[in-house]
RNA sequence: AGAGUUUGAUCCUGGCUCAGGAUGAACGCUGGCGGCGUGCCUAACACAUGCAAGUCGAACGAAGCACCUAAAACAGAUUUCUUCGGAUUGAAGUUUUUUGUGACUGAGUGGCGGACGGGUGAGUAACGCGUGGGUAACCUGCCUUAUACAGGGGGAUAACAGUUAGAAAUGACUGCUAAUACCGCAUAAGCGCACAGUACCGCAUGGUACAGUGUGAAAAACUCCGGUGGUAUAAGAUGGACCCGCGUCUGAUUAGCUAGUUGGUGGGGUAACGGCCUACCAAGGCGACGAUCAGUAGCCGGCCUGAGAGGGUGAACGGCCACAUUGGAACUGAGACACGGUCCAAACUCCUACGGGAGGCAGCAGUGGGGAAUAUUGCACAAUGGGCGAAAGCCUGAUGCAGCGACACCGCGUGAGCGAUGAAGUAUUUCGGUAUGUAAAGCUCUAUCAGCAGGGAAGAAAAUGACGGUACCUGACUAAGAAGCCCCGGCUAACUACGUGCCAGCAGCCGCGGUAAUACGUAGGGGGCAAGCGUUAUCCGGAUUUACUGGGUGUAAAGGGAGCGUAGACGGCAUGGCAAGUCAGAAGUGAAAGCCCAGGGCUCAACCGUGGGACUGCUUUUGAAACUGUCAGGCUAGAGUGCCGGAGAGGUAAGCGGAAUUCCUAGUGUAGCGGUGAAAUGCGUAGAUAUUAGGAGGAACACCAGUGGCGAAGGCGGCUUACUGGACGGUAACUGACGUUGAGGCUCGAAUGCUGUGGGAGCCACUAGGACUAGAUACCCUGGUAGUCCACGCCGUAAACGAUGACUAGUAGGUGUCGGGCAGCAAAGCUGUUCGUUGCCGCAGCAUACACAAUAAGUAGUCCACGUGGGGAGUACGUUCGCAAGAAUGAAACUCAAAGGAAUAGACGGGGACCCGCACAAUCGGUGGAGCAUGUGGUUUAAUUCGAAGCAACGCGAAGAACCUUACCUAUUGUUGACAUCCCUCUGACCGUUCCGUAAUGGGAACUUGUCUUUGGAGCAGAGGUGACAGGUGGUGCAUGGUUCUUGUCAGAUCGUGUCGUGAGAUGUUGGGUUAAGUCCCGCAACGAGCGCAACCCCUAUCCUUAGUAGCCAUCAUUGAGUUGGGCACUGUAGGGAGACUGCCGGGGAUAACCCGGAGGAAGGCGGGGAAGACGUCAGAUCAUCAUGCCCCUUAUGCAUUGGGUUACACACGUGUUACAAUGGCGUACACUAAGGGAAGCAGCCAUGUGAAGGUGAGCAAAUCGCCAAAAAUAACGUCUCACAUCGGAUUGUAGUCUCGCUACUCGAAUACAUGAAGCUGGAAUCGAUAUGUAAUCAGCAGAUCAGAUAUGAUGUCGGAGAAUACGUUCACCGGGUCCUGUACACACCGCCCGUC
Repeated sequence: AGAGUUUGAUCCUGGCUCAGGAUGAACGCUGGCGGCGUGCCUAACACAUGCAAGUCGAACGAAGCACCUAAAACAGAUUUCUUCGGAUUGAAGUUUUUUGUGACUGAGUGGCGGACGGGUGAGUAACGCGUGGGUAACCUGCCUUAUACAGGGGGAUAACAGUUAGAAAUGACUGCUAAUACCGCAUAAGCGCACAGUACCGCAUGGUACAGUGUGAAAAACUCCGGUGGUAUAAGAUGGACCCGCGUCUGAUUAGCUAGUUGGUGGGGUAACGGCCUACCAAGGCGACGAUCAGUAGCCGGCCUGAGAGGGUGAACGGCCACAUUGGAACUGAGACACGGUCCAAACUCCUACGGGAGGCAGCAGUGGGGAAUAUUGCACAAUGGGCGAAAGCCUGAUGCAGCGACACCGCGUGAGCGAUGAAGUAUUUCGGUAUGUAAAGCUCUAUCAGCAGGGAAGAAAAUGACGGUACCUGACUAAGAAGCCCCGGCUAACUACGUGCCAGCAGCCGCGGUAAUACGUAGGGGGCAAGCGUUAUCCGGAUUUACUGGGUGUAAAGGGAGCGUAGACGGCAUGGCAAGUCAGAAGUGAAAGCCCAGGGCUCAACCGUGGGACUGCUUUUGAAACUGUCAGGCUAGAGUGCCGGAGAGGUAAGCGGAAUUCCUAGUGUAGCGGUGAAAUGCGUAGAUAUUAGGAGGAACACCAGUGGCGAAGGCGGCUUACUGGACGGUAACUGACGUUGAGGCUCGAAUGCUGUGGGAGCCACUAGGACUAGAUACCCUGGUAGUCCACGCCGUAAACGAUGACUAGUAGGUGUCGGGCAGCAAAGCUGUUCGUUGCCGCAGCAUACACAAUAAGUAGUCCACGUGGGGAGUACGUUCGCAAGAAUGAAACUCAAAGGAAUAGACGGGGACCCGCACAAUCGGUGGAGCAUGUGGUUUAAUUCGAAGCAACGCGAAGAACCUUACCUAUUGUUGACAUCCCUCUGACCGUUCCGUAAUGGGAACUUGUCUUUGGAGCAGAGGUGACAGGUGGUGCAUGGUUCUUGUCAGAUCGUGUCGUGAGAUGUUGGGUUAAGUCCCGCAACGAGCGCAACCCCUAUCCUUAGUAGCCAUCAUUGAGUUGGGCACUGUAGGGAGACUGCCGGGGAUAACCCGGAGGAAGGCGGGGAAGACGUCAGAUCAUCAUGCCCCUUAUGCAUUGGGUUACACACGUGUUACAAUGGCGUACACUAAGGGAAGCAGCCAUGUGAAGGUGAGCAAAUCGCCAAAAAUAACGUCUCACAUCGGAUUGUAGUCUCGCUACUCGAAUACAUGAAGCUGGAAUCGAUAUGUAAUCAGCAGAUCAGAUAUGAUGUCGGAGAAUACGUUCACCGGGUCCUGUACACACCGCCCGUC
């Protein structure tokens, strides 16, 4: 960076599709390791269970526990005294009470925190968010700084105890008690409020400072004695609240919205301003710069893409907002209208003793559900942070980690070197080979990852490590444990085989598949990427395909039907001021992360961290003043006014005129008129048409008339008058930018149509009738109503077109035309020049081309309108307008890969011009009717083998089917085969002769007969065997070669170089003449060339020459006879030459080519004929001449044999033949040709037979022959005399003949006799032939094939006899050629394509 796809090809327009990147992805196949990230996009669906917000005993009381202390009571060890009664002492222990301690516990009062952290994106189009400002209109717990304080009292209450309600949750009542809980009083440095002041300041309300008077409000204690806490005020910091500028999706098929609405005053409320709320007053406020309404949506930093501008997006991380089952409400508090607080209502779930209660995972895990789809009911507070606490510490699903998922990114590995017999296998093959492929095997080496063993961190500042025996390091060991996915027709890198056969299937677009598929499926090979690869979905790109950068509107989609004009946009010359836009400097901000750059840290990278840049923006401020803007006063070139002048179908109204049509009246007049391609309907004897005169009425205005005039467009046409608009020329007096365009809006707007009223001659939708037609609801004809006309009112559309919006300026010319002006000349006039109108040609330029070109589609500027693939569709719905008809505005679903523009070369045209041809015309003769022959179709059949199908199949392949041929059918054999090569065994012959047997082949028997040799054998032949193979007239002529028909003996079809064109292509090859011809001449951006034409070749027509046998015979001789001598003059034969070239003359033509006429000549303008057939077309014909790819059969689709069939027969067609007769039939007698053939042959003469033919066999391998062989028609004579006959000969009978045929029934030919059918010249239709030594027509000959024959066929470089006609190419049929033209055709008019059913 582009590519594919519209066409036969081209250029353009234009859509569709692809290659790239990306993702919170999903699905399919596959899956080794690690790092770093990431993971409910759907149901803001419902949730079991556990955890996620507590903490403080240094605020407080009580209780329990442990310890300590004290007292009392009980108790009584022990001691002393003793009168032994007792007194005394009173330890341990028990009970009760009390004091204190505690780093013990869990409730309660109280404090702080539960407004943070965490989740989600439902709502929200908003000051919600972003950005920049404001608050002189505000608040702020904990924290920091500063100042000043804390005096003295009071009354309760939970806990607790008792009673009591209830299933529970939860209470109720009575009694007791504490505080840093609660409430007065005192005090007031300072503070708040009220009042009236002073000074200074501010963008307004106003703010700050100072002094005065009145008035109001505080505090709590605890202590380990270090401190901590409390109250008030001021300041800071932090966090919040409100206001404002700018920005922030789509829809006008949402155009009007609004009543606390907009503003004011008073009051209330708030931390604070405010209709925030309320009472009263006023009537405002918003909106085309898009209000209101509807739809959709959290916003941003960023992310993806892009060269950029942009476009898309808003997961993770970060900022803000909103929400916490749904809706509402407030309380507490510094902060909430509060996710794990309260109250009410609703839905749902759960408990219940039915009375009543409980709950809220959009916290972390997890469950169900939904879905294509998204993880563990893990570990730890070790780190970082948060809450409470003086602290120890407690709490923390925040967080740090681990687990799961290739979900993304990054890194690594699956081994490395040597190794050719190019192994085996596989695939393919032209069978030789080639590929896989140094790939493997094999040898040598290494150990990253994984596995095993050992050591072992940092993260932690004293202690404290979830991660974790983790990262990392070391050692030993084995190439072992580790590769797939997609693609291979083009786009797009990469090809073969087999299978399939428009089936199965593929496909992103074009498209592939119907028997040789690089496109389906499989295999081999190859290409790409790689632990991934493909597919799907979505976004950007490519797409300049919404175009700001960066596009368009004559014909491709697209200029409004036209004007006036509002808002808006844009705007002449010069001067001065301001500084909004603009430019420059500086300052603030633009969070962090992200992006870019440079270093750094994990072995690298991803990742992380440091520094810098950028963040294109906004704000403030200082300057500049050219341009835009604005203000001021000026100018006259734009624009307008005035004055003078001429032109005009410009408009409206009124009046007038003549021609014509029709009708009425009257006259003349008689049978038709009218109409058409031809007719008919219609009119007319009740007098039409025609003609004359008079009258009525309506509409339109001939000639002039002109790419002439006027108008904005639609449009305007007899003449006159009135009113009136605009343009133009001249002048330069006036105004002084007053201009241009113009969304909405208003006005005008052909024809048709509509409402009601007039009018109605002609014309004429609808309609009636007649024709045409398959039909004809049409075209044609005869009638004829609305309408057309007038005045009023609607409609508002047209191919309303120059398919070209309006205005301004610049940009070579030439030539017309209309309206004016100026100058020159004596000028009817001419020339020059200047404005405006209207045309043509043309340069530059532009454009896909066509074309446009001063009247632009060129160069620039301003404004408006419109388009973004085709169809659906200018349709549906909605709205507006309209009486209606309808108009305006104006989609979507669905569907296609095109639709389209311009130009090119073909083909075609019931388009044009020119030309040719037995194409027509003229003439002659046929076919089509009959009989027969032959071919075909159809039918039939066991088979009627196959092919050929308009011309260009059908007497064609077939130059010859009784068997054979033969390919078909029936029946019967054999299976390496009838034919070829190779191998093995046996035999020695093979060939031949004879015989048996069979329907025949097959089968069987007998006889006879070899070569070379080193003696092994070779060669040859036969028999048998094995398998390779033979064989196939089986399929495909649409796989092919070769051959061939036709177009067409038509004159065309091309190339090189050059030139023109963006290109396909053109030119040459067209044009003017001429020719049979692209034949030749001239001209020409062409110049040349080859294939075709012509010529060269053959036959024929004339002459010369050479030759003289088997040919010939003029002269000489001779004979029955060119028979012989002789000769080669003539004919003929076969070799070589000559001749004809428009060469000569006249005329025409362009002085050319050439044409016409003439001379001479055997022949005259290509002398006649043949062979020879350009590039191509018809997928023409042929696989059955032959060859051949592929497919098919292989005891048969091959080979052989018998018999049959190809010869069938209600019928249809083609090609021929014989006729229908007198231009003839029959009979008799008499002539002439050319070219051929002949040995398995032609066969004379002779003699036999009525004949076909038989017998004999002279001559001849032929310019040699007693060969075929006689030519026939014709000419002469005779007869027949117009009849189905002496025409015609089919058919049939009898008899015999021929075939070197095995066979003549199916199924041969000819012969004789007899029989004697149809047919008396042929409908529609159709075929052939042209000027003359040829040949239609007529009558004969020859050979090929061949035993014979169906031959009446075909062939002949065979001949005989021998006419008629061509005005000519105007009209017109067929075919062909050239040029021009149209085309929506390209399979090319047998095309394409529309509607109805």

Model confidence (mean pLDDT): 81 of 100. A computed fold for a 1397-nucleotide RNA from an uncultured bacterium, annotated as small-subunit ribosomal RNA. It matches the Rfam family "Bacterial small subunit ribosomal RNA". Clan: SSU clan. RNAcentral holds the sequence, with entries from ENA, Greengenes and SILVA.